[in-house]
Context: one part of a larger RNA
RNA sequence: ACGAACGCUGGCGGCGUGGCUAAGACAUGCAAGUCGCACGGUGUAGCAAUACACAGUGGCGCACGGGUGCGUAACGCGUGGGAAUCUGCCCUUCGGUUCGGAAUAACUCAGGGAAACUUGAGCUAAUACCGGAUGAUGACUUCGGUCCAAAGAUUUAUCGCCGAGGGAUGAGCCCGCGUAAGAUUAGGUAGUUGGUGGGGUAAUGGCCUACCAAGCCGACGAUCUUUAGCUGGUCUGAGAGGAUGAUCAGCCACACUGGGACUGAGACACGGCCCAGACUCCUGCGGGAGGCAGCAGUGGGGAAUAUUGGACAAUGGGCGAAAGCCUGAUCCAGCAAUGCCGCGUGAGUGAUGAAGGCCUUAGGGUUGUAAAGCUCUUUUACCAGGGAUGAUAAUGACAGUACCUGGAGAAUAAGCUCCGGCUAACUCCGUGCCAGCAGCCGCGGUAAUACGGAGGGAGCUAGCGUUGUUC
Numbered sequence: 001a002c003g004a005a006c007g008c009u010g011g012c013g014g015c016g017u018g019g020c021u022a023a024g025a026c027a028u029g030c031a032a033g034u035c036g037c038a039c040g041g042u043g044u045a046g047c048a049a050u051a052c053a054c055a056g057u058g059g060c061g062c063a064c065g066g067g068u069g070c071g072u073a074a075c076g077c078g079u080g081g082g083a084a085u086c087u088g089c090c091c092u093u094c095g096g097u098u099c100g101g102a103a104u105a106a107c108u109c110a111g112g113g114a115a116a117c118u119u120g121a122g123c124u125a126a127u128a129c130c131g132g133a134u135g136a137u138g139a140c141u142u143c144g145g146u147c148c149a150a151a152g153a154u155u156u157a158u159c160g161c162c163g164a165g166g167g168a169u170g171a172g173c174c175c176g177c178g179u180a181a182g183a184u185u186a187g188g189u190a191g192u193u194g195g196u197g198g199g200g201u202a203a204u205g206g207c208c209u210a211c212c213a214a215g216c217c218g219a220c221g222a223u224c225u226u227u228a229g230c231u232g233g234u235c236u237g238a239g240a241g242g243a244u245g246a247u248c249a250g251c252c253a254c255a256c257u258g259g260g261a262c263u264g265a266g267a268c269a270c271g272g273c274c275c276a277g278a279c280u281c282c283u284g285c286g287g288g289a290g291g292c293a294g295c296a297g298u299g300g301g302g303a304a305u306a307u308u309g310g311a312c313a314a315u316g317g318g319c320g321a322a323a324g325c326c327u328g329a330u331c332c333a334g335c336a337a338u339g340c341c342g343c344g345u346g347a348g349u350g351a352u353g354a355a356g357g358c359c360u361u362a363g364g365g366u367u368g369u370a371a372a373g374c375u376c377u378u379u380u381a382c383c384a385g386g387g388a389u390g391a392u393a394a395u396g397a398c399a400g401u402a403c404c405u406g407g408a409g410a411a412u413a414a415g416c417u418c419c420g421g422c423u424a425a426c427u428c429c430g431u432g433c434c435a436g437c438a439g440c441c442g443c444g445g446u447a448a449u450a451c452g453g454a455g456g457g458a459g460c461u462a463g464c465g466u467u468g469u470u471c
Stems, first nucleotide, its partner, number of pairs: 001469002004467005011343006017336002025298002028296003033060003038057002041054005067254003076179007085171002090167008098132004107122006138147003152159003180226003187217003192214008229251004233244004256277005279290004307333001309332003315329001316327004346376004356367004382407005390398001415460005420441003426455005436443002
C1' cells in the first nucleotide's frame, strides 16, 4: 500500500469501490428497436369526412452501446513513419430524377403436423424486383470506341432518389524501434525463400495456384517449452529502480466448443444463419427448442464480493419530417466500516480528594476532577414547519432529498490491541517445564513485569488487531 479476508467491536454523513475462485452450469423477468410522410390490407370509432391501432412487404438500425480476459510472446500493444485502399449516415460542389413490365407477402380457399412450423391453388401494392431510353467531368480502351443510373412521399415547402468530384470521420494493410522466463530447448524451415504467368481482394503481398531457381531464419538466441491480454497508468522509493495492469480511458481478442459463409458501407456478427460436438429441455417418439463472459437473480466452487429496485428527469444512442417510441447505456436509490475524508459520543465548575476496587511498610498510596453535585450548550439523532439547484416555454426517477427555521432533552452514540528486550506502557493473585505464550531472541520446573485473571498503564480510535501479497 490493498478490489482484500478473518476475529472482537460499531453512532452519523459525503465521495469512491464491491465474483480476484469455476471463459463452470443456469429457472424467471428485462437488456434493440423504430418508421403509416414508402406500400397494399385488416380491425375499431363515426352518418360521413376522417382518426386510431395492428400482423405483413419495404427502409434504417441491430458491426454502436454493455460484458469478459479464454486465447495471444504477436506488427497483438506502445511509439514513429509509409503507400497499393475502402468508407453508410454527415458537410460541400456539379449534373440528373424519363418510358415501361413481370411478380410476391399480407389476404382467401384447400391441406399436412403433437408442436416447431409448413405445402398447394388464386388475388394485390410499393421508395421491393426487372427491362428500355438518356448518359460524362466517371470506368475500360487495341484511342476507332465500348459500358454503367434513378423513386417517389406529404402538399407548396420540405424530405428523399441516382451519377461524379472534394472533405470529415471510421476502418483495412506495410515498415523501423521497444515490449516475459528457460540453453537441463541448438539447429529450424518445402509454400519453406525468391522470381515469372495467372487467380483473388477495397487494396499490397506465397494470400492462392502452375512453372523455374535453392534459398530463408539462427549464440545479436532461431526453433521448442512455460507463463501472460498490451498501454495510459497504479503502488512503493530521495531517486535510480522494483512490483503491478481492479475501478476510469485507448487498443486487441472472445461470445457453450470447433468450423463456415450469407447479408451489408461495415461482421465472418454476444441476445443472426448453417454444419459438427458436448450438455439441458419438450415430444403424440415421427421430430423439435436452447446458449447470462448484458442487468438483476439461482445453485456450485470459494477465505471472499451486493437488489430478481426506480426512471428515461438529465447526458448520450437508434428510428422518425415531427409528435414520440425504445434504451438494465446512463442517472439514481438499496446492501457492505470495503476504502478515503469529515463530524460526534458533551462543555465549564467541582476535594470531604466520597463510596467501591486495587496495592500497602497498615501510616497511607492510586483509580481521580474521574464520579456525584451545580451551571450551561444542542453538533448529531428525534419531533414539527418551510423547501431547492440540477430544466429551457413545458417535463424531476432521485425526493418532501439536500438545505433552512423552530422545539424538547445530556439526552441517541466506544471500542480494540498491547505493557520481558527490540517497542511506548508494572504490580498483585493463580499456575508450577503443567496449562500455556511466541514476529526474532526466548518465557513457564513454587516468589513468572513473558502463561491465565485482576487493578493500573501505553497506543490507536468507529475502528482495532491477525493473516495474505507487493515495494

This is a predicted structure of a 471-nucleotide part of an RNA (small-subunit ribosomal RNA, 5' domain) from an uncultured bacterium. The full RNA is in RNAcentral, with records from ENA.